A computed fold for a 1371-nucleotide RNA from an uncultured bacterium, annotated as small-subunit ribosomal RNA.
Rfam family: Bacterial small subunit ribosomal RNA.
The sequence is in RNAcentral, with records from ENA and SILVA.
The coordinates come from a structure-prediction model, not an experiment, and the mean pLDDT is 85.
[in-house]
RNA sequence: AGAGUUUGAUCCUGGCUCAGAACGAACGCUGGUGGCGUGUCUUAUACAUGCAAGUCGAGCGGUGCAGCAAUGCAUAGCGGCGAACGGGUGAGUAACACGUAAGCAAUCUGCCCCCUACUUGGGAAUAGCCGUGCCAACGCGCGGAUAAUACCGAAUAUCGUGGCGUCCCGCAUGGGACGUUGACGAAAGAUUUAUCGGUAGGGGAUGAGCUUGCGUCCGAUUAGCUAGUUGGCGGGGUAACGGCCCACCAAGGCGAUGACGGGUAGCCGGUCUGAGAGGAUGUCCGGCCACACUGGAACUGAGACACGGUCCAGACACCUACGGGUGGCAGCAGUCGAGAAUCAUUCACAAUGGGGGCAACCCCGAUGGUGCGACGCCGCGUGGGGGAGGAAGGUCUUCGGAUUGUAAACCCCUGUCAUGUGGGAGCAAGGCGCAAGCUUGAUAGUACCACAAGAGGAAGAGACGGCAAACUCUGUGCCAGCAGCCGCGGUAAUACAGAGGUCUCAAGCGUUGUUCGGAAUCACUGGGCGUAAAGGGUACGUAGGCUGCCGUAUAAGUCGUGCGUGAAAGGCAGGGGCUCAACCUCUGGAGUGCGCAUGAUACUGUAUGGCUGGAGUAAUGGAGGGGGAACUGGAAUUCUUGGUGUAGCAGGGAAAUGGCGUAGAUUAUCAAGAAGAAGAAUCGUGGGCGAAGGCGGGUUCUUGGACAUUCAUUGACGCUGAGGUUCGAAGGCCGGGGGAGCGAAAGGGAUUAGAUACCCCUGUAGUCCCGGCAGUAAACGGUGCACGCUUGGUGUGCGGGGAAUCGACCCCCUGCGUGCCGAAGCAAACGCGAUAAGCGUGCCGCCUGGGGAGUACGGUCGCAAGAUUAAAACUCAAAGAAAUUGACGGGGACCCGCACAAGCGGUGGAGUAUGUGGCUUAAUUCGAUGCAACGCGAAGAACCUUACCAAGGCUUGACAUCCCGUGACAGCCUGUGAAAGCAGGUUUUUUCUUCGGAAACACGGAGACAGGUGCUGCAUGGCCGUCGUCAGCUCGUGUCGUGAGAUGUUUGGUUAAGUCCAGCAACGAGCGCAACCCCUGCCGCCAGUUACCAGCAUUAAGUUGGGGACUCUGGCGGGACUGCCCAGAUCAACUGGGAGGAAGGUGGGGACGACGUCAGGUCAGUAUGGCCCUUAUGCCUUGGGCUGCACACGUACUACAAUGCCCAGUACAGAGGGAAGCGAGCGUGCGAGCGCAAGCGGAUCCCGAAAAGUGGGCCCAGUUCGGAUUGGAGGCUGCAACCCGCCUCCAUGAAGCCGGAAUCGCUAGUAAUGGCGCAUCAGCUACGGCGCCGUGAAUACGAUCCCGGGUCUUGUACUCACCGCCGGUCA
Repeated sequence: AGAGUUUGAUCCUGGCUCAGAACGAACGCUGGUGGCGUGUCUUAUACAUGCAAGUCGAGCGGUGCAGCAAUGCAUAGCGGCGAACGGGUGAGUAACACGUAAGCAAUCUGCCCCCUACUUGGGAAUAGCCGUGCCAACGCGCGGAUAAUACCGAAUAUCGUGGCGUCCCGCAUGGGACGUUGACGAAAGAUUUAUCGGUAGGGGAUGAGCUUGCGUCCGAUUAGCUAGUUGGCGGGGUAACGGCCCACCAAGGCGAUGACGGGUAGCCGGUCUGAGAGGAUGUCCGGCCACACUGGAACUGAGACACGGUCCAGACACCUACGGGUGGCAGCAGUCGAGAAUCAUUCACAAUGGGGGCAACCCCGAUGGUGCGACGCCGCGUGGGGGAGGAAGGUCUUCGGAUUGUAAACCCCUGUCAUGUGGGAGCAAGGCGCAAGCUUGAUAGUACCACAAGAGGAAGAGACGGCAAACUCUGUGCCAGCAGCCGCGGUAAUACAGAGGUCUCAAGCGUUGUUCGGAAUCACUGGGCGUAAAGGGUACGUAGGCUGCCGUAUAAGUCGUGCGUGAAAGGCAGGGGCUCAACCUCUGGAGUGCGCAUGAUACUGUAUGGCUGGAGUAAUGGAGGGGGAACUGGAAUUCUUGGUGUAGCAGGGAAAUGGCGUAGAUUAUCAAGAAGAAGAAUCGUGGGCGAAGGCGGGUUCUUGGACAUUCAUUGACGCUGAGGUUCGAAGGCCGGGGGAGCGAAAGGGAUUAGAUACCCCUGUAGUCCCGGCAGUAAACGGUGCACGCUUGGUGUGCGGGGAAUCGACCCCCUGCGUGCCGAAGCAAACGCGAUAAGCGUGCCGCCUGGGGAGUACGGUCGCAAGAUUAAAACUCAAAGAAAUUGACGGGGACCCGCACAAGCGGUGGAGUAUGUGGCUUAAUUCGAUGCAACGCGAAGAACCUUACCAAGGCUUGACAUCCCGUGACAGCCUGUGAAAGCAGGUUUUUUCUUCGGAAACACGGAGACAGGUGCUGCAUGGCCGUCGUCAGCUCGUGUCGUGAGAUGUUUGGUUAAGUCCAGCAACGAGCGCAACCCCUGCCGCCAGUUACCAGCAUUAAGUUGGGGACUCUGGCGGGACUGCCCAGAUCAACUGGGAGGAAGGUGGGGACGACGUCAGGUCAGUAUGGCCCUUAUGCCUUGGGCUGCACACGUACUACAAUGCCCAGUACAGAGGGAAGCGAGCGUGCGAGCGCAAGCGGAUCCCGAAAAGUGGGCCCAGUUCGGAUUGGAGGCUGCAACCCGCCUCCAUGAAGCCGGAAUCGCUAGUAAUGGCGCAUCAGCUACGGCGCCGUGAAUACGAUCCCGGGUCUUGUACUCACCGCCGGUCA
């Protein structure tokens, strides 16, 4: 000294929470020892038992005992003193109760101290006692005798009291001294002769009583209280003043500076906390008060209205013979109860202190001690040193090790505490006695000292996600649980539980409760109010607060000095004593306060004198929707009447309801009349006026304010303003008018899922006027009023002046308003900025987390509606302000994309194929699920594949490594079996060698281990999809901002592009774009076989010789760059057009995919953490399934036909593939195919075009379209085509005649259409996928709309980001 928590992030506001200290504590776990403290906070509940106040025989008479006696001892009673102290408690009390400072001239004071005087002489009783009676008890009588320091007269009176006089003094009443006078008023004696007493008076000391100033809790949802009330006169009463009490008289007294009533509470020194100021508190100790079962009362006494006294009443409890009695622990112990909770029915009067006594002495639960409780504070110990193979064990582990840890063991020491033995205190002063001397310790055989023995008897608690110091494993799986706040836990939890380790403190450690702190979060020190909570709707004004300049006086505030007080203890400083400390003790200072005295006079106050600058008054003047009243004009609207005129009007997005209209409406138009309301446009407006609300046709009357000028006049007369009063929009209420238009409510029509709304048709209150009430608004500038000060610029309204002019305008100065922009400054930011939200002053109002709630209750006001004042329980960890980045918007601007539009062809309807869902099943293995799953993984499911199912089997295993033994294994045969397997038989040993053996392989065996397409793609790597080939995504430095962030990347152009240019607090750079790469289009060069063939020769044939021209092939190059011209634009980028060119503005296509998003997909391709299975979730085998079929969807193929179909004949490719292969050719079969077979590991051989084109047929039909389905017969592959292959031929000939809502692709060699090849592959479900070539279109006006995307901007309560957030209702 701060920290956590609102947000994606930021700054601010603001609450909640934590870290600290403390406690008369309690609870949990644990517990060695000592010292000093401390211990019923609750039921002021109830109490058994014992003790807590007695003493004096030197006051008195008796009685008893001892003694021969003298005498001594004891003491019931009378008498004296004490019992009013000491001890307890905190109920009551908001008060002179307490604290502090004063006062009593209004008082008392036993015992104690000092002084003065006195203590003479008598009397009558009574208890005890004796006798006797009553009673259960407590107790109560009657008769008789008796003493005193008990009681009562008398004498005396220094003296006290009363009267009178004189003197002195004082702050008023008054006080004191002296003199004189009459009356009244005293006494007690005891004892060894020296003391103790007694009486009267004065003084002191101590204690008490009374009075006063100031201070002393909470609320106004308590605002009025008071009849002994306030005062007076006279009495009574008291120690004393006083309505303290009484009679009479007066009508006062208190109160927003909070009376009265209510709630709570003993007050203080102090204690805790805090830097302090404060806040909280009042246990122990000390001072005061109050109380003593509850309530009341007095008596005695110096003192009480009396804790262990009396009386009365009550409740409770006990005894009882039922008649009646007794009691009071808030004394010390102790008991019950209550409670989270608080001790021994202890020892002693040795010390201190108190009472009595001449004294010895007696008494004292005061006190001194001990005991119990870790309740607190303080001290000590549980060992010290050495000791690495870093033991074992535990834990973790990447399996190497690390850690526990010098810790232990082990070696060498020490001896505190505890234990045992022995010794053993001080606190003692006094008392008795002539003296010598004798004698007194509860604590305590304690403290302390010595000795002995042995590391021996002595460590826990909490925490370890952040705050906050300390981390891993296992278990658990939003369960169990944790949690002070934020928050952890849904299978990898440092947050739960256990363990290991670590951290903190330590005989304690945590938890709970409470207080202060942190909290400047009630802000005096030390806060705020434009938007976070917070300016009263407005003005006038009362109390109050504050108040200009110059003097004089005073000295109340203020300041200085001195004095008194501020008890002790405590706290602080410095010493001292217990071994230290806690604790105890001495000294000092402090105690910020109060009082008295004295001084100062700047400021404030008060009194007084003056001044003019504040404020007002006056004169002159102009501006204005300022207010009130009366009168009045026109336009419009509606209605009425009449005319012209004709078929609809009205209403709306579209309609309808309801109306009007051929009996003439309405629109239109003309004329006349009636009514009410409003004040259009121009002027005219971020302009004017008003305190605000508010004010707008004109005229008149009346009235308020502001402003300017003059500087005449008053002379501080001022500012603010709690209460109070006034005004106060709209709507509302009451009474009376008025009512054209508009129009809550209400009715109807639409809209809608509904529509108690928005829209439409009607329409009542109301809106208008007069009178009254109400008193609220986003009554807002969300900004109280007043005054002063503080750079500027520019408008505007109304004034004044200067200069200039004939007069003005323009220009300059100035006052008051009203705007904008901005300096400094302020502000969290936004913003404010002479009209402050700046700098200051004065006064008022208001705020203190969100919700509950401006609500309830109560009060006040109101006719009512309601207004005003205004909580709490409960609940949350936030609610909020401003700004930032994104995202979003049925916000805006710009731009792009086969996104739309314009076109072409499809899908959706049919049949089939294929994938998926669903259903079914023993199994129909698994995954993929909007775009971005669905001819997807799968570039080939009959067995295999295969992961699924059924059945049969194996268990170190089908596969890898290691060890031991044996030996080749393989092969062949037999039995069984569906096979795998099981059982048995037979045959046969490899390679190298240094001869020891080694290696490979197989079998058998044991165990480590193998194995898992088992789970988790939300633990992962890798790879991929998608936004998207969209133009974006960032960084460094600088700058701006408190910051998140911004700038750059925005802006103006331009581009396919963050492409480029220009500008700019930015300057550069990176990943993307583009280019570099590949294919293709043109040309050149090189090369020329298996390709090519112009010319020469040759042949059936580029067949051969030859050629190197051409095509082609394959390498290497060239070519295109807005390079050139014109135009536009800004000197630009660039755009439009043109030339040349095979190609022109990225020529076409491909590869290439930024930062990131979707916890997107994949653990079943592989890899991989964790978890799980281990005679099974592994492995083998046979068979089945993945092909199952009422259905639904996606993707395709084939069609529905004539731009077609069929038949015949006949052209032109590219790119690929080929050895368990491609297979010419020949033969054969209608055909699929089969047989024989050349060539070819390929520019050589083989696989090989169709559409088109030519000719013919069909003639619009379910057909010569279409080919599904089915029957039959075959072929091929393969161990095997039943489930479940493909192909061929013959026969059969289904649906289908162009497809609803909806929806897809494509912008050129593209769509459409035709065929060909390849991968996988024994074969094939390929109509799929990947490629190739042939033929070869149409359309794009454009940027309104749908979808997606980019940039800028705006709003936001969204940030999991609109599939968001969120109000209500229902369950």